[in-house]
Molecule: transfer RNA
Organism: Candidatus Berkelbacteria bacterium CG_4_10_14_0_2_um_filter_35_9_33_12
RNA sequence: CGGGGAGUAGCUUAGUUGGUAGAGCAUCGGACUGGGGGUCCGAAGGUCGCCCGUUCAAGUCGGGUCUCCCCGA
Numbered sequence: 001c002g003g004g005g006a007g008u009a010g011c012u013u014a015g016u017u018g019g020u021a022g023a024g025c026a027u028c029g030g031a032c033u034g035g036g037g038g039u040c041c042g043a044a045g046g047u048c049g050c051c052c053g054u055u056c057a058a059g060u061c062g063g064g065u066c067u068c069c070c071c072g073a
Stems, first nucleotide, its partner, number of pairs: 001072007010025004019056001027043006049065005
């Protein structure tokens, strides 16, 4: 320098066809228990790496860019 892959909640990640962003763990509150642990119920937590574009509508499509990984030179 070229090619490919990944980036979404504190962590691990789903979202494949463009149409209200989900799950598990963790955190907080409550119930059960004398307490801890555990189980159950509920809540909070995301401008989807960043910028621009296409579209009525973008995590998803197009362009650029940053970080990490792999391959080639």